[in-house]
RNA sequence: AAAGCAGGUCGCUCUGUCGCUCUGUAUUAGUACAGGGAGGAAAGUCCGGACAACAAAGGGCGAUGCACUUCUGAAAGAGAAGAUAUCUGUGAAGGUAUGGUAACGGAGAAGAAAAUAACCGUCCCGACCUGUCGGGAUAAGGGUGAGAAGGUGAGGUAAGAGCUCACCAGCAUAGUUGGUAACAAUUAUGGCUGUUCGUCCUGCAUGUUGCAAGACCGUGUAAACCGGCGAUUGAGGGCUGCCCGCCCGAUGCCGGAGGGUAGGUCGCAUUAGAUAAAUGACAGAGGUUCGUUUCGGCGUACACAGAAUCCGGCUUAUAGGCCUGCUUUUAUU
Numbered sequence: 001a002a003a004g005c006a007g008g009u010c011g012c013u014c015u016g017u018c019g020c021u022c023u024g025u026a027u028u029a030g031u032a033c034a035g036g037g038a039g040g041a042a043a044g045u046c047c048g049g050a051c052a053a054c055a056a057a058g059g060g061c062g063a064u065g066c067a068c069u070u071c072u073g074a075a076a077g078a079g080a081a082g083a084u085a086u087c088u089g090u091g092a093a094g095g096u097a098u099g100g101u102a103a104c105g106g107a108g109a110a111g112a113a114a115a116u117a118a119c120c121g122u123c124c125c126g127a128c129c130u131g132u133c134g135g136g137a138u139a140a141g142g143g144u145g146a147g148a149a150g151g152u153g154a155g156g157u158a159a160g161a162g163c164u165c166a167c168c169a170g171c172a173u174a175g176u177u178g179g180u181a182a183c184a185a186u187u188a189u190g191g192c193u194g195u196u197c198g199u200c201c202u203g204c205a206u207g208u209u210g211c212a213a214g215a216c217c218g219u220g221u222a223a224a225c226c227g228g229c230g231a232u233u234g235a236g237g238g239c240u241g242c243c244c245g246c247c248c249g250a251u252g253c254c255g256g257a258g259g260g261u262a263g264g265u266c267g268c269a270u271u272a273g274a275u276a277a278a279u280g281a282c283a284g285a286g287g288u289u290c291g292u293u294u295c296g297g298c299g300u301a302c303a304c305a306g307a308a309u310c311c312g313g314c315u316u317a318u319a320g321g322c323c324u325g326c327u328u329u330u331a332u333u
Stems, first nucleotide, its partner, number of pairs: 001329010012286007020037007039304001043315002046313005051210004058244004063206005068082005083098006099201002103199005119142002121138008150168006169193002171190008214266004225256005236248003287302002290299003
């Protein structure tokens, strides 16, 4: 000096004129004055919660989500730090996965066979046309494959095999050391030894719908008409998948035809607070980015994007600038 990795932060400002909107005060109204007016993601609506209605509870089955360790947190499928396995990058770093395992099922194609299998091969016996056939044994060698059932060596065997032994790898149990822990290192014992996915099992959690939730006031009509069901032996309902239980329930419930209304207040003085939706336009100056320059200046650009009950997270978009730590490369001393 260049290129990167990780964390954090800013992401336009001021003045004037006019316009829009909310609050307060004054004014008969009109209007005047003062003050306020879109974010780090307001976005997606993915997760949790406050709050509201059902509704005053309960139980069972099902369904969905999570699952290593410690801490934070109201909770979250959240965050921070870490452990083990594994992948990407030269690197700083960035991803994915993580409870149990007795049983059951699957894993295309290839292959004899994906867990009691034999294609080639090896060994033994018999027959005979002397290199063929039949029977038995084998899983060491070869082939197929992502993977063929721990590896190497020795013994043993008819030939072989953890069949036995030595060393090594993995796994299990126990001891010691370090760590809060997940775990790591090491020692001893054990012949025990295929992978992955799903079913299954265990633990924890979960009622539903959502501010267009809901609450209140006012106006007005038709408590009428028709059909069906039902009336305590209970129609129907209790806003979820089912069942039980419990509760409400007769001027009832479902359907048809017809009639009336579509207003206002609160939810929200939300310290912006609208209700079809305001937060803007013009001018000047400044700031920042890039390019250029006769170093006087000139030109260009200013991203992603817009609140609708509120809060905690996650994910996505973003012209660019600044700060801190770290990595790689190059040049010079």

A computed fold for a 333-nucleotide RNA from a Bacteroidales bacterium, annotated as Bacterial RNase P class A. The organism belongs to Bacteroidales, within Bacteria. Rfam family: Bacterial RNase P class A. Rfam's curators write: Ribonuclease P (RNase P) is a ubiquitous endoribonuclease, found in archaea, bacteria and eukarya as well as chloroplasts and mitochondria. Rfam links the family to the GO terms ribonuclease P activity, dimeric ribonuclease P complex and tRNA processing. It was read from a public genome assembly, where an Rfam model found it.